c-di-GMP-I-GGC riboswitch aptamer from uncultured Desulforhopalus sp., 67 nucleotides, folded computationally.
RNA sequence: GAUAAAGCCAAACCUGCCGUAAGACAGGGACGGAAAGCUACGGGUCUCAAAAGACAGCCGGGCUACC
Numbered sequence: 001g002a003u004a005a006a007g008c009c010a011a012a013c014c015u016g017c018c019g020u021a022a023g024a025c026a027g028g029g030a031c032g033g034a035a036a037g038c039u040a041c042g043g044g045u046c047u048c049a050a051a052a053g054a055c056a057g058c059c060g061g062g063c064u065a066c067c
Stems, first nucleotide, its partner, number of pairs: 001067001008033002013028004018023001031057001037063003041060003044055004
């Protein structure tokens, strides 16, 4: 360094399935990405309204990885 190369991931939306839900998983699909890999550690947002839970493709941190 995504304005390079070989590759990689996959938003919205649709279908199935799980969950009260946020949302997750599988298939299709591609808005985009240089960590859009992992991690819920800090903040933030969302669900539930009690505790708890979800989101890393919201921001930051940590660890790892191709050229």
The organism belongs to Desulforhopalus, within Bacteria.